[in-house]
Context: one part of a larger RNA
């Protein structure tokens, strides 16, 4: 910019994507074979490597969540703590994100064939798979599976909507470079705050006791906490501006 205004749901010409594949047991020490040895054909089971998707397990990470801990400044000292040393170093670590984790997948089936098998069968009284016709046949073709799709200009279809729609601001995230896209704007759970819960760390500080002291002990599964789940209008989502006019 077009597809007949908007909007939702679709059809699916096409078009991408998959497509691997070992070993082990039944069959079975069977057929075969003198023996050595060792099947097809049909059933099961497990693995590798790819691919997707997720974060329940098991893990990494996780730049300040939480403890521990050196050195040095400062808060007037005591204690408590703040800064800065690579996140100062160490130990754990919620969400997220992730593989080495987990789950799942290739099948199955149909069609139409290749090499080849083969019926009937003439040319060429026989014979001949082929000339005429006709059955089989492959990990490969076409379907079928997943996913993309009406700019498929032949521009599909179905069903709502019409005065309101749209954009702009604004709180914003399982979106996100920026746009877009998704939620929310007080008739309101959309973000923060708070409170609860879950989960991490691991038992604060301040008082008391023990001890001559480093120090322990009790109050204390304390105390403090980024993203999670949930409640809750404490705070911030104030408002504006364009277009359109009864038509599918």
């Nucleotide at each position: 910019c077009g597809u007949c205004g908007a909007g939702u749901u679709u059809u699916g010409a096409g078009g991408a994507g998959a497509g691997u594949u070992g070993c082990c047991c039944u069959u079975u020490g069977u057929a075969c074979g003198a023996g050595a040895g060792g099947a097809u054909c049909a059933g099961g089971g497990u693995g590798a490597a790819c691919u997707a998707a997720c974060c329940u397990c098991u893990g990494g990470u996780g730049u300040a969540u939480c403890a521990g801990u050196u050195g040095u400044a400062c808060u007037g000292c005591c204690a408590a703590g703040u800064g800065c040393a690579u996140a100062g170093c160490u130990g754990a670590g919620u969400a997220g994100c992730u593989a080495a984790g987990u789950u799942a997948g290739g099948a199955a089936g149909g069609g139409a064939u290749a090499a080849g098998a083969g019926c009937u069968g003439a040319a060429a009284g026989c014979a001949u798979c082929u000339a005429a016709g006709c059955u089989c046949g492959a990990a490969g073709c076409c379907c079928a599976c997943u996913c993309c799709a009406a700019g498929a200009u032949a521009a599909g279809a179905a069903c709502u909507c019409u005065u309101a729609u749209u954009c702009a601001g604004g709180u914003u995230a399982a979106a996100g470079a920026c746009u877009a896209u998704g939620a929310c704007c007080u008739u309101g759970a959309u973000a923060g705050g708070u409170c609860g819960c879950a989960g991490g760390u691991g038992c604060a500080a301040g008082c008391u006791c023990c001890g001559c002291g480093a120090g322990g002990a009790g109050u204390u599964c304390a105390g403090c906490c980024g993203a999670g789940c949930g409640a809750u209008a404490c705070u911030a989502a104030u408002u504006g501006a364009a277009u359109a006019u009864u038509a599918a």
Molecule: large-subunit ribosomal RNA, domain VI
Organism: Minisyncoccales bacterium